[in-house]
RNA sequence: GCGGCCAUAGUUAAUCGGUAUAAUUUCUGCUUCCCAAGCAGGAGUGCGGGGUUCAAUUCCCCGUGGCCGCA
Numbered sequence: 001g002c003g004g005c006c007a008u009a010g011u012u013a014a015u016c017g018g019u020a021u022a023a024u025u026u027c028u029g030c031u032u033c034c035c036a037a038g039c040a041g042g043a044g045u046g047c048g049g050g051g052u053u054c055a056a057u058u059c060c061c062c063g064u065g066g067c068c069g070c071a
Stems, first nucleotide, its partner, number of pairs: 001070007010024004018054001025043006047063005
């Protein structure tokens, strides 16, 4: 330099055009002599920009970052 794959909550992953979901984490309460465990409820997310569309995390383009291969 060229090609491929990936980027979603603090972390790990679903969802692949129609309100973004779970686990873990965190907060509050219950339980307990205390802690842990458990139970109930709440909070927290689509890498940046542009395009297509009534509607984009999803499709397309550019950029950025990571991994792999080739040179």
A computed fold for a 71-nucleotide RNA from a Candidatus Pacearchaeota archaeon, annotated as transfer RNA. Rfam family: tRNA. Gene Ontology term of the family: triplet codon-amino acid adaptor activity. Rfam classes the family as a transfer RNA. The organism belongs to Candidatus Pacearchaeota, within Archaea. Model confidence (mean pLDDT): 82 of 100. The RNAcentral record of the sequence draws on ENA.